Overview: Small-subunit ribosomal RNA, 3' major domain from a metagenome, 466 nucleotides, folded computationally.
Context: one part of a larger RNA
RNA sequence: UGACGGGGGCCCGCACAAGCAGCGGAGCGUGUGGUUUAAUUCGAUGCUACGCGAAGAACCUCACCAGGGUUUGACAUGCUGGAAGUAGGAACCUGAAAGGGGGACGACCUGUCAAGCCAGGAGCCAGCACAGGUGCUGCAUGACUGUCGUCAGCUCGUGCCGUGAGGUGUCGGGUUAAGUCCCGUAACGAGCGCAACCCUCGUCCCAUGUUAUAUUCUCAUGUGAGACUGCCCCGUAAACGGGGAGGAAGGUGGGGAUGACGUCAAGUCAGCAUGGCCCUUAUGCCCUGGGCUACACACACGCUACAAUGGGCGGUACAAAGGGCUGCGAAGGAGCGAUCCGGAGCCAAUCCCAAAAAAACCGUCCUCAGUUCGGAUUGCAGGCUGAAACCCGCCUGCAUGAAGUCGGAGUUGCUAGUAACCGCAGGUCAGCAUACUGCGGUGAAUACGUUCCCGGGCCUUGUACA
Numbered sequence: 001u002g003a004c005g006g007g008g009g010c011c012c013g014c015a016c017a018a019g020c021a022g023c024g025g026a027g028c029g030u031g032u033g034g035u036u037u038a039a040u041u042c043g044a045u046g047c048u049a050c051g052c053g054a055a056g057a058a059c060c061u062c063a064c065c066a067g068g069g070u071u072u073g074a075c076a077u078g079c080u081g082g083a084a085g086u087a088g089g090a091a092c093c094u095g096a097a098a099g100g101g102g103g104a105c106g107a108c109c110u111g112u113c114a115a116g117c118c119a120g121g122a123g124c125c126a127g128c129a130c131a132g133g134u135g136c137u138g139c140a141u142g143a144c145u146g147u148c149g150u151c152a153g154c155u156c157g158u159g160c161c162g163u164g165a166g167g168u169g170u171c172g173g174g175u176u177a178a179g180u181c182c183c184g185u186a187a188c189g190a191g192c193g194c195a196a197c198c199c200u201c202g203u204c205c206c207a208u209g210u211u212a213u214a215u216u217c218u219c220a221u222g223u224g225a226g227a228c229u230g231c232c233c234c235g236u237a238a239a240c241g242g243g244g245a246g247g248a249a250g251g252u253g254g255g256g257a258u259g260a261c262g263u264c265a266a267g268u269c270a271g272c273a274u275g276g277c278c279c280u281u282a283u284g285c286c287c288u289g290g291g292c293u294a295c296a297c298a299c300a301c302g303c304u305a306c307a308a309u310g311g312g313c314g315g316u317a318c319a320a321a322g323g324g325c326u327g328c329g330a331a332g333g334a335g336c337g338a339u340c341c342g343g344a345g346c347c348a349a350u351c352c353c354a355a356a357a358a359a360a361c362c363g364u365c366c367u368c369a370g371u372u373c374g375g376a377u378u379g380c381a382g383g384c385u386g387a388a389a390c391c392c393g394c395c396u397g398c399a400u401g402a403a404g405u406c407g408g409a410g411u412u413g414c415u416a417g418u419a420a421c422c423g424c425a426g427g428u429c430a431g432c433a434u435a436c437u438g439c440g441g442u443g444a445a446u447a448c449g450u451u452c453c454c455g456g457g458c459c460u461u462g463u464a465c466a
Base pairs, nucleotide, nucleotide: 001466002465003463004462005461007460008459009458010457011456012455013454015450016449019414020413021412022411023410026304027303028302029301030300031299032298033297034295035294042053043052064290065289066288067287068286069285070284073130077129078128079127080126081125082124088105092101093100094099108121109120110119111118132279133278135277136276137275141273142272143268144267145266146264148262153192154191155190156189157188158187159168160167161166171184172183173182174181198256199255200254201253203225204224206222207221208220209219212215228250231244232243233242234241235240306407310365311364314361322353323352324351327346328345332341333340334339373404378399379398380397381396382395383394384393420442421441422440423439424438425437426436
């Protein structure tokens, strides 16, 4: 000087408390451990791994396993030599395919007026340099990322103090969300952070007006205005705090983007790049099939429930944000339905996906029952995508109807348009969403307070630690 303390003081944070909804019990989905396996590819492992890499494993993907094949190679560059009926290559044979045979047919570019058996090139064959490796090392690295933490810190120049490590500044008294600002002060200044500048939502003015039609108003696009403790009162040395007015908005207006010096030899050699090491008839490459989907079990995160604030039926109402040409696909028709036929319109404020759902209304169940709750599981019959749904997809109909009657110890999220509940869209994607990323609809309860738990900041103290 740091780090640490079941030392002290001060102060924050959904940290506790006050509340609301959960998780932990059940069934199922997904991930992980374990076990199993020919293989169940690899990585991620307290917080900061475990719906994580994976924004989507039937083949492919693919790295794993079994088997079949291949050796200048699936791909690049270069060198040497070679083959003119040459390179390429249909049928056909073999095979699971890859591959192996086969060979009808049969060449290209430049030079040249043109053609060629000439020259060069491309292509091919042989040989050689080499290619190739999701093989190892994230403790050799770049780059990117997580985390403490959007916490308020981390430093520098000069000066001053100290023999020196170093200190001071950065401390003290106030104040703030903030090393934010004020006052004091051997310090005076400055930088990276904080804040502001950026995007978005909320109010208004103006302009523009197609595809929108409400054309003053709504809506859309664009340029601006507006909020600064500016004004008033109280307190204060000041900073600032409390209250008020006006205002759509008030003291950072809400949300986002933005992540200091650094920490964890944190994570990634499997995204990419890359040093070194290793493989080179294999640890490379091609193919068929299997596996990543196994299943006594354990954990993590979710979905659906256990019902009457509900279930079922019927008609009826109101969004936002997105996507669409190998695409979205209307009307109309068929089917109980998934879906099919159909093909209008749309490169989209025009057309389509598209029905929002919860809500509200009508009548039904009729009182707590394993039920008109719940939907697992299983059987049968179908539909869709795709060469192909057995391993191993999704959906529909009929039948079947399991556990489950609110969950031990414990534990998670959330302070307002939030939680909770409700649906919609998108990316990935042929097909496959309870995940993820967004969008709107309905819309709460509670916060006395900082003693305690957890994490953090500043000052101070102890230390046999560095």